[in-house]
Context: one part of a larger RNA
């Protein structure tokens, strides 16, 4: 429950792609499904509206006309939905042009640095805390130095800085593929927008086979602290963390703000692009100033908002679609269904209670 919300109170699916479905530019013809009028029927009682009557009056009841929507014929209008038919080009997509970028993927190279192993130097100590100790060390550590082996990351730059749908992306070269902007304004001509089912993608952790394993490191064992200390801190360490395949499908997956579009004062930073040429410069792909686009941020005005704040990157003023919300708690739990190798994931209740 015909309402009213969803940023922070209960509410935006993690994201994207598309199905059906709902919705859609501008001009011009034609049709008349839809719409409106009109004429005819038809329109069950009640209900309604009027008049008249019965109950002393009313309510209320009994008659009599009458209205109404719904459907039927038959005609009529042509604006706006729909169906057709042409045109267009402002939305949408191709193309073509020099630029940006931690986009992916694949392969290659690198770099400090921790470990650990040889040589050589060289003694007693280390190391670690709040203080300790547990531990390492005379089969010579710690600490210097010389190679070397191996796995795992990529200092500075590095940014309110970029990319990417979202998760996420940072050393270098390469090949390979994808998006986006910004500038031409050649070609297509509404091809679009949203998206119920669906599909793909999807952080860490987990799980399966295989390989790897320096470092950190659940779990475990030691040491400390402590009334206890299945912890905070110390010393050790197995999954794991990393690589190649498959599988889970969650997260504060946050901008707690669905996607698309139009409309609305402003300033300032700063990132791709793309024109001006005032001004410094003097040949470089310069700096400096200023405009326009596109993307990122801050401040901030109407508005909007419980308020916090939002504020052309709206939470402002509309339009289209979808998704979700209805006190709490019990509960994302139970039971059935499905999906999964498990773990458990999606759906998702109720009695109770308050």
């Nucleotide at each position: 429950u015909u309402g009213g919300g969803c940023c922070u109170a209960a509410a935006g699916c993690g994201u994207u792609c598309g199905u059906a479905g709902c919705c859609g530019g501008u001009c011009g013809g034609g049709u008349a499904a839809a719409u409106g009028c009109u004429u005819g029927g038809g329109u069950a009682a009640a209900u309604c509206g009027c008049g008249u009557g019965g109950c002393u009056c009313a309510a209320c009841c009994a008659u009599g006309c009458g209205a109404a929507u719904u459907c039927c014929u038959a005609g009529u209008a042509g604006a706006c939905u729909g169906c057709u038919c042409g045109a267009c080009u402002a939305g949408g997509g191709a193309c073509c042009g020099g630029g940006a970028g931690a986009a992916g993927u694949u392969g290659g190279a690198a770099g400090a640095a921790u470990u650990c192993c040889a040589g050589g130097g060289g003694u007693a100590g280390g190391g670690g805390u709040g203080a300790a100790a547990u531990c390492c060390c005379g089969u010579a550590a710690u600490c210097c130095u010389u190679g070397g082996a191996g796995g795992a990351c990529u200092a500075c730059c590095g940014g309110u800085a970029g990319c990417g749908a979202a998760g996420g992306c940072g050393u270098c070269c390469a090949a390979c593929u994808a998006g986006a902007a910004c500038g031409g304004g050649u070609c297509c001509g509404a091809c679009g927008g949203u998206g119920a089912g669906g599909g793909a993608c999807g952080a860490a952790g987990c799980c399966c086979u295989g390989g790897g394993g320096a470092g950190c490191g659940a779990a475990c064992c030691g040491g400390a602290u402590u009334a206890g200390a299945u912890a905070c801190c110390c010393g050790g360490g197995u999954a794991g963390u990393c690589c190649a395949g498959g599988g889970u499908g969650u997260a504060a997956a946050c901008g707690a703000u669905g996607u698309g579009g139009g409309c609305u004062u402003c300033g300032c930073a700063u990132u791709g692009g793309a024109g001006g040429u005032c001004c410094c410069a003097a040949u470089g792909a310069g700096g400096g100033c200023g405009u326009c686009c596109a993307g990122u941020g801050c401040g901030g005005g109407a508005a909007c908002g419980a308020a916090g704040g939002c504020g052309u990157u709206a939470a402002g003023c509309c339009c289209a679609c979808c998704g979700c919300c209805u006190g709490g708690g019990a509960a994302g739990u139970a039971c059935g269904g499905u999906c999964g190798c498990a773990a458990g994931g999606c759906u998702g209740a109720a009695a109770c209670u308050u």